[in-house]
RNA sequence: GUAUUGACUGCAUCGCGUGUCGCCCUUAGAGUUUGAUCCUGGCUCAGGACGAACGCUGGCGGCGUGCUUAACACAUGCAAGUGGAGCGACGAACCGGGCUUCGGCCCGGGGCAAAGCCGCGAACGGGUGAGUAACACGUGGGUAACCUGCCCCGAUGACCGGGACAACCCGAGGAAACUCGGGCUAAUACCGGAUGUGCUCUCGAGCCUCAAGGCUCGCGAGGAAAGAUAGCUUCGGCCUUCGCAUCGGGAUGGGCCCGCGGCCCAUUAGCUUGUUGGUGAGGUAACGGCUCACCAAGGCUGCGAUGGGUAGCUGGUCUGAGAGGACGAUCAGCCACACUGGGACUGAGACACGGCCCAGACUCCUACGGGAGGCAGCAGUGGGGAAUCUUGCGCAAUGCGCGACAGCGUGACGCAGCAACGCCGCGUGGGGGAAGACGGCCUUCGGGUUGUAAACCCCUUUCAGUUGGGACGAAGCUUCGGUCGUUAAUAGCGGCCCGGAGUGACGGUACCUUCAGAAGAAGCCCCGGCUAACUACGUGCCAGCAGCCGCGGUAAUACGUAGGGGGCAAGCGUUGUCCGGAAUCAUUGGGCGUAAAGAGCGUGUAGGCGGCCCGAUAAGUCCGCCGUGAAAGUCCAGGGCUCAACCCUGGAAUGCCGGUGGAAACUGUCGGGCUGGAGUCCGGAAGAGGCGAGUGGAAUUCCUGGUGUAGCGGUGAAAUGCGCAGAUAUCAGGAGGAACACCAAUGGCGAAGGCAGCUCGCUGGGACGGUACUGACGCUGAGACGCGAAAGCGUGGGGAGCAAACAGGAUUAGAUACCCUGGUAGUCCACGCCGUAAACGAUGGGCACUAGGUGUGGGAGGUGUCGACUCCUUCCGUGCCGUAGCUAACGCAUUAAGUGCCCCGCCUGGGGAGUACGGCCGCAAGGCUAAAACUCAAAGGAAUUGACGGGGGCCCGCACAAGCAGCGGAGCAUGUUGUUUAAUUCGACGCAACGCGAAGAACCUUACCUGGGCUUGACAUCCGCUGACAAUCCUGGAAACAGGACUUUCCCCGCAAGGGGACAGCGAGACAGGUGCUGCAUGGCUGUCGUCAGCUCGUGUCGUGAGAUGUUGGGUUAAGUCCCGCAACGAGCGCAACCCUCAUCCUUAGUUGCUAUCAUUGAGUUGGGCACUCUAAGGAAACUGCCCCGGUUAACGGGGAGGAAGGUGGGGAUGACGUCAAGUCCUCAUGGCCUUUAUGUCCAGGGCUACACACGUGCUACAAUGGGCGACACAAAGGGUUGCGACACCGCGAGGUGAAGCUAAUCCCAAAAAGUCGCUCUCAGUUCGGAUUGGAGUCUGCAACUCGACUCCAUGAAGGCGGAAUCGCUAGUAAUCGCGGAUCAGCAUGCCGCGGUGAAUACGUUCCCGGGCCUUGUACACACCGCCCGUCACACCAUGAGAGCUGACUGUACCAGAAGUCACUGGGCUAACCUUGAGUUCGCUUGAGGGCGCAGGUGCCUAAGGUAUGGUUGGUGAUUGGGGUGAAGUCGUAACAAGGUAACCAAGGGCGACACGCGAUGCAGCGAGCCUCAGACACGGCCU
Repeated sequence: GUAUUGACUGCAUCGCGUGUCGCCCUUAGAGUUUGAUCCUGGCUCAGGACGAACGCUGGCGGCGUGCUUAACACAUGCAAGUGGAGCGACGAACCGGGCUUCGGCCCGGGGCAAAGCCGCGAACGGGUGAGUAACACGUGGGUAACCUGCCCCGAUGACCGGGACAACCCGAGGAAACUCGGGCUAAUACCGGAUGUGCUCUCGAGCCUCAAGGCUCGCGAGGAAAGAUAGCUUCGGCCUUCGCAUCGGGAUGGGCCCGCGGCCCAUUAGCUUGUUGGUGAGGUAACGGCUCACCAAGGCUGCGAUGGGUAGCUGGUCUGAGAGGACGAUCAGCCACACUGGGACUGAGACACGGCCCAGACUCCUACGGGAGGCAGCAGUGGGGAAUCUUGCGCAAUGCGCGACAGCGUGACGCAGCAACGCCGCGUGGGGGAAGACGGCCUUCGGGUUGUAAACCCCUUUCAGUUGGGACGAAGCUUCGGUCGUUAAUAGCGGCCCGGAGUGACGGUACCUUCAGAAGAAGCCCCGGCUAACUACGUGCCAGCAGCCGCGGUAAUACGUAGGGGGCAAGCGUUGUCCGGAAUCAUUGGGCGUAAAGAGCGUGUAGGCGGCCCGAUAAGUCCGCCGUGAAAGUCCAGGGCUCAACCCUGGAAUGCCGGUGGAAACUGUCGGGCUGGAGUCCGGAAGAGGCGAGUGGAAUUCCUGGUGUAGCGGUGAAAUGCGCAGAUAUCAGGAGGAACACCAAUGGCGAAGGCAGCUCGCUGGGACGGUACUGACGCUGAGACGCGAAAGCGUGGGGAGCAAACAGGAUUAGAUACCCUGGUAGUCCACGCCGUAAACGAUGGGCACUAGGUGUGGGAGGUGUCGACUCCUUCCGUGCCGUAGCUAACGCAUUAAGUGCCCCGCCUGGGGAGUACGGCCGCAAGGCUAAAACUCAAAGGAAUUGACGGGGGCCCGCACAAGCAGCGGAGCAUGUUGUUUAAUUCGACGCAACGCGAAGAACCUUACCUGGGCUUGACAUCCGCUGACAAUCCUGGAAACAGGACUUUCCCCGCAAGGGGACAGCGAGACAGGUGCUGCAUGGCUGUCGUCAGCUCGUGUCGUGAGAUGUUGGGUUAAGUCCCGCAACGAGCGCAACCCUCAUCCUUAGUUGCUAUCAUUGAGUUGGGCACUCUAAGGAAACUGCCCCGGUUAACGGGGAGGAAGGUGGGGAUGACGUCAAGUCCUCAUGGCCUUUAUGUCCAGGGCUACACACGUGCUACAAUGGGCGACACAAAGGGUUGCGACACCGCGAGGUGAAGCUAAUCCCAAAAAGUCGCUCUCAGUUCGGAUUGGAGUCUGCAACUCGACUCCAUGAAGGCGGAAUCGCUAGUAAUCGCGGAUCAGCAUGCCGCGGUGAAUACGUUCCCGGGCCUUGUACACACCGCCCGUCACACCAUGAGAGCUGACUGUACCAGAAGUCACUGGGCUAACCUUGAGUUCGCUUGAGGGCGCAGGUGCCUAAGGUAUGGUUGGUGAUUGGGGUGAAGUCGUAACAAGGUAACCAAGGGCGACACGCGAUGCAGCGAGCCUCAGACACGGCCU
C1' cells in the first nucleotide's frame, strides 16, 4: 500500500538492525657524492596546517578569530548588588479626613532618592598561565574516615523573658583619610530560661561485617527557634504565602585516600631525622607525623630515589595509510594565581582578583604630622615587540544575584565597530565579431604572436548605487476581560482562554521591490632541472640570483627589463613553526665481515629466556553481559540559513578502566613424576696448556795463551771505526748472558693475550670409549670481579747479543731520516703498577635444522691379513673446494655472512672529536666515561671502464746497443727571443714554434710608422640629372691631387621623336669598406700521437647495474695477419690487396729516339733498318706455387730449387674511432661585437734589413782520402716565345754586341761534378780557410743611400775537428758530388726534385725514449704536469683555560623577628548570666562580689631582613690553547703506484715546534682584590 467495518492474519514491496560472504576505499616520489654503476648515507624539494608576521595588491557578503612578547607599569569610566513583605529614623509629589484667622496647620495613607542596622549574595560569573613534574591532571575505584547554604521529600516544633548598639542628636581631634567621647532607639540583630520528635556523648545487650567498625534496643547526661504579610473576622481568632528551629532522607557541590597513565638529563647515584614505624595526646568536617612527647631504627633507590632543566593538565587540534609525532589559541572540564612574600578573620563554602592585617618594592596625595593604591574584569594608555581591535549600544534574548512580586543589578551575555587574520560564497559581464586593424614584441624579413583579444553589433543586471515596503528573534511577563479549582468566601492563591493591549539593543538590519547603465570592481607569483610555463635586449665572475643541484668571466630560456607563456585569484608570494615524505630511532618497520656499528677475553650477580608427562589453580589470555568512557569536536544520516562555511537533531565511535559470569589450549604459579638438555664416575690415549726446580749443546761476544802478518771491516760507492802497542784469520783453554737450528706442518694446546731444547715435580682444560648415578641442576648476562702482547713506570738484581735516545761517517739543495761505525735506557730475572693494540676471522655467546667432495690431528669400531699397511664406518678438532640460500657487490656456504629461537653489547651524515668540561682510576705517562658551538653537501663501501706506477709478463720501433757522418766551439747566412725604435706589422711557442705562414720585404708587396689628401668613398647594387670618358700638353706639388688647355665622340631598337644599355661626371640615401676583435662562437683545411694496430656495431649470453663476452687464451704475423680453442655467432671502419713508380720479359708502335748488319759522313751526318737501347700503351711474371725439416694433421717458420725479382721485391699515394677548446677569423667562407670625414681609402718617405746579447736551422772551413793547375770522361730529371738563346766577335771577368734555331725525344739552358791521368804544394794559420774592408765594375729595375745579386784587383779575420749535452741514418741507405725547377724584373747557403760515386754496423733487448697486448695496485678521472699532508704568515668565526670581576638560583649554620593562629597569663576593662545588698512612687533605680569576654603581657612557630660559608648556573676578563673557514702566500713531500724506506695500529723517546730561569721592553690592573714573603699571634680571626 492492497484486501477488510475494524482487529487478527495473509501477500507483495520498501525501510531499519544483526551476522556471514563479496566488493570498494586506504600506503606515490624526485634532486644531489661518480667518468659511469650499484649500495650505504646525509642534505634539499613537491603536501597539509597556523591566534601568525612582512612585501605587493584589494569589489561585496556570511560565519568565526584577534598581546603567542613585559604575570611590565597603569590615567579615566564602568565590571556586585539586592531586599521597606526583617528594623528604626527621615519623609518630596499625590490622595483622604479634620481644623482654619484662608496664610496654612494637624491626622491618616502613600512611598521617590540617599545613608544606617539586619538578611542573602559577594567563594558564582569574568581574567591569566607566573608557579607547579605534583594525587596537579586524566581514568577507574574507595570514604565503615567526611562536609554540603540556597533546592526537594518526610517527621516534629516555634513557649516564656531580657539587655544593648548603629542611624539620629550634642561635643571634640585631624590638611585629609578618618577617629574619639556623651546621650536616645527598633528588629527575622544579640542573650537567658523552658520543651526534645529526633540528634550527640558515656555505659550495657543483641545482630551484622574481612576490618579500626556498622545497625537495633535500653539507662543516664547535653543542647532549638523569629517573625513578616494578604484576606476575612463574631476582634477571640481563622486562614494564605514566605521565613525560623531540630532530625532523617534525597539532589547538587566539594574534602580526603588509592590503582594505573602521560617530559628531558646518570657529565645528578645515593637520598632522608618528623625522616619510617609504634604508643599516647592534641588538632581537623574528616583519615593521617597533620602537630607534639616518648620508644624503636627504620623508609626510598638502577622498574632511576635525590638533584637539575623544562612545562599548567585534559577533552581535543594539526599531521600521518596507520602505528605514531608535534601542539594544548578560540570552545568545554579540572587546577593554580590575583603587585611580591607571609597570615589569619568571616562564612555552608575562602586562607578570598574588584575583603582585612603585616612586611617589601613601586606609584600618587600631603598642611610633612600622616594617608591612599593594586585592570592576569570590559574598554583604553604607555612600554616591549615582527605583531594582535572600540575609552561603542543594550539588558530585548540566554544566564546569574537579591526580592513574595513588580522589579533592580549584571563590560557574564546579546549586538554593533575595527582588521582579507582565517574559512565559505558571489561578482568584476554574456553572445556574436577577421580587414586576423592600430600599437607592442620577435623575425629566416616571407611572416609569426599578442588575438575574438579590442573596436563594432546584440543581450543580461547578480553585487554595489537608487526608490518604496519591511521582518523572525516575544517564549514569557505585565495589565484588562472572561472562566474553572481551592475555601465559609465574590479575598488571596493556582489553572485555563487560536481574548484585547503593552514590551526589540541589533535596526529601518535581513529579506522583498523600483530605476539606470557594461555601467563602479584584478592582482600576485613563477617560466634552468626538480616543476606547469621561452624569446629578445642590457650586463660581462660586475651588478646580482639561489630551496637543493647551481647560474653570471661578450651570443645568460638561471641576473635586470620587455614581449609572450604558466599557476593561483581578492588575493598572491616570502619568512617562521609543526607533522609528512624520513623504513633517517625501524612495535608495525632498520642494521653491525669490508659502508657507522661485536665489548680484548673469561667467571658470574640481578634480570630476561627456558626440555617431556600428569593433576590443580585461574594471575596473564579469550568470550558474554553490566557500569563508565561529560558536552562540544570527528564520522554517518537527516534537517535549518537561496548554496556553502556555519548551526540543529539523532546515531556510530571513544581502542581504556571497573564489576560480574564462563572457557582452560598456551604462559605463569603450586604439587607429583621422567631422562633426551646439563652434570658426576670409570678406562686407555693426545698435546709448545700453566707454574716451579734442574740440566744440555751449537752460536755470538769477551778474557788468557799459541801460530801468523798487514790489513780488517763496511757500502751502491765510500768514510767514520779496528789494526805493527800485532788486528782480521786460525788453534787451545776459560768466563758470562740470552735464545733454543734441524724435527716444523694451511700440525697441536689454550677463553683470549699467548705457548717450542731436554728431565723431574705440582696443576688446569678438552676429545673418545664405557656403564651406573643425579633429575632441568640449563642458556645468556646490565653492574661487579679476574686475566690481559708490546712499550712504559717503581724497587732490587743481571747485562752476551740486539738496540730508541745520543755521537760520528756518508747521502742530499737540505737530511735533525733511510745506509754505515759505535752506543745508553730497554730487552732478561724477582716483586708491584699500567690496562691499551689492525687485542682481527675487522665476524658476541648458546641451541637446533639445511647437498656434497677432498686433505689433515686425536679416539673408537669393522672387513681383511701370519703381520705391517691399505680400505670402510663413526665422534671431536682443524683447512680447502663447492649446491641451495644469503649478500650492494666482494664473498659466506654444517667452523654460515643460510634458516629459526633466546640473551647481551653496539650504530644513526662528514669534520669539530674519541677532543673540551665534569667525574672515576693511575706514581707518572695516561686510561675509561663523553658533549656543544661552529662548519660542509657530502664523507663512505663494493664493483666497472680508463689513465697512471721509480708493479709484473709478452712484443715492437735507428728506442738503446753496434757503426758512419754531424750539431754544440769558428766565420757567415737565415729564423726566433730580448732589447731598441715614430714603426721595427701580424701570426706560430716542447716533441708537433724558431731556412715556419714567406715558391723569393729596394718601390709595389705592406697589413706598421710619419706626413699630405678624400668622404656614397679604391670596389658592388639601386635612384635622379648631365654627357661622353680616356689619352695628350701646361702650371703648382714629394706624389696623391688640384686648376687649365686641346680635341674627338661608344653600342642596340626605332623613319623620327625618343627609349634602353655600357662608360664617365655630379647629387641624395640605402649602403660600401675594415689584414679591426673573438680559432674559447664556427665551416673548411692542416699538424700530432701514427701507417701505431687498433676502434666499434647487430643479435645472443652473463651481470641488479656501470659493463663484460665477442676483441681474452695457445700458437703465429709487419698487422685484431692467420690457425686452433672458446657463449658466442656474424659484421663495419682500419691492416693487407686493388692505384702510381722502379726492377725482368713479351706484344704493339718506330719520330724528333736508336744504329747490330749494309752503304755514307768530321759526326746516326745521311740512306736504310726498327734487331737492340729508349720512348709509351697493353700484357706476362711471385702465389709459400714446388721440395725437405719443424710445428697441433693447422696457421706459420727455417732451409733449398727454379727465377730478373721470394716470402709485404724497393719506393710512393693512401692516415680507423678519437686526442691535444693543437694551428689558422692575416688564404677563403662565416655568427656575433666594434668602426663609418675613419680602425675605410689614396700618395710620398721611412720601417719590416735596427743590435749589448741568447737560442734554433744551415753554409763554408779548419786541410794532403787535401789545395792549385792542365788534360780527358760518364748522367738523370727538368725548364724555355714579354722566353731559352747556340755559333761568332769584344771584355781578365760579371757581361756586352749581333744573331741562327726552338711553341721543343728535333733548338737552347748545358759546363755535369766528384772521377781518371799528369804536374805542383809538404804540415805551416800554410798555395789551408775565406770573413772583413778598400778600389774598380757588370746586370736587373722609374729607382740599388738606408737595403740587391754578380765580377775583377787588393785585403786575408776567426778557425788546427770543437765542454756538458745532442741529431740523422740499416742499402743503392748514410756519406759525398754536382744538375734542374718553382717563386722571380733582379736576388737561394733555403725549399722541391734529379742523377753520379758509394760504405760501416746490428752481439742483443738489461737500460733511456715512444708504442701495442695481458695482468696487478690506486685515495688519480682536468686522469701523475694527478692527488694530497703538516707547521708558519694573514683575515674572520665559534669555543676551552685564565689572576679575577659581576649576576641569578639554591644549601647549611647563626642573628633578629612584623602581622597572625594557638597556649599561658591577664593586677586593667567588662550591659545581658549567677550571688547578694540599698532605695522605691512597686513602674523601677542603684551598689558590691563572681562569671563569660576583652585590652595588655609572655611563649612556640614564622615572612621579609642580616652575618658567615658552600653548591649550581650565566655574563665578562689582560693573556693563552687548540679548532673551523677563507681563487691564486712560505717551507718542505708524509700518504695514494712497491708513492720511490710497503702502509697502518698501540706505546715510549727524540727533532721540528717549544718549555723554564734571568734581564729588558710592552700590555693589563693598581682606593679594593688576588698571589708571595716577613713580623706578631695557641687556633680562628684581626692589624700593618

The prediction has a mean pLDDT of 81. Predicted 3D model of a 1584-nucleotide RNA (small-subunit ribosomal RNA) from an uncultured bacterium. It matches the Rfam family "Bacterial small subunit ribosomal RNA". Gene Ontology terms of the family: structural constituent of ribosome and ribosome.